Annotation
This is a predicted structure of a 157-nucleotide RNA (glmS glucosamine-6-phosphate activated ribozyme aptamer) from a Bacillota bacterium. The model forms 86% of the base pairs in the Rfam consensus. The sequence was found by an Rfam model in a public genome assembly.
RNA sequence: GGAUGACUUUUAGCGCCAGGGCUCAAACCUUUAGGUUUGAGUUGACGAGGUGGGGGAUCUCGGAUCAUCGGCGGGUGACCCCCGGCUGGCCGCGGUCGAUAGGCUUUCGACAAAGACCGGGAGCGAUCCCGGGGACAAUAGAAAGCUAAGCGGCGCU
Numbered sequence: 001g002g003a004u005g006a007c008u009u010u011u012a013g014c015g016c017c018a019g020g021g022c023u024c025a026a027a028c029c030u031u032u033a034g035g036u037u038u039g040a041g042u043u044g045a046c047g048a049g050g051u052g053g054g055g056g057a058u059c060u061c062g063g064a065u066c067a068u069c070g071g072c073g074g075g076u077g078a079c080c081c082c083c084g085g086c087u088g089g090c091c092g093c094g095g096u097c098g099a100u101a102g103g104c105u106u107u108c109g110a111c112a113a114a115g116a117c118c119g120g121g122a123g124c125g126a127u128c129c130c131g132g133g134g135a136c137a138a139u140a141g142a143a144a145g146c147u148a149a150g151c152g153g154c155g156c157u
Base pairs, nucleotide, nucleotide: 014073015072016071017070019069020043021042022041023040024039025038026037027036028035029034046062047061048060052082053081054080055079083098084097085096086095087094089154090153091152092151093150102147103146104145105144106143107142108141117132118131119130120129121128122127
């Protein structure tokens, strides 16, 4: 350095579950079917993008559509302060952004997973897992146009 095997790690649209939904079992009630209670389970966000430092409060984009309801914890968005870039050479204020470091509009155009379909596996079941072929976003990005590029001070000519 290489091969094989075993173990650990991988996580930030991430983790969790006291309500709710659903399933099974038992008991009871009613009687085709259901209801109540208890117990045991199950479900509870699909990816994309995203971090200068600190803080408090909690958060972007679209896909899907029976609850992706509700809640807890966390959190890279936003806000405030600091730092930094740009804003005429410098400084302060103001504006705006984050080392890819102005804004808006229009146009262009790229990228996903789940779901759906097909097949397989685990489970009494709800449900969960795996594989296959094909598909589809927005944010972001690019271009064009419009717009901002100011106030005060200093320096130089």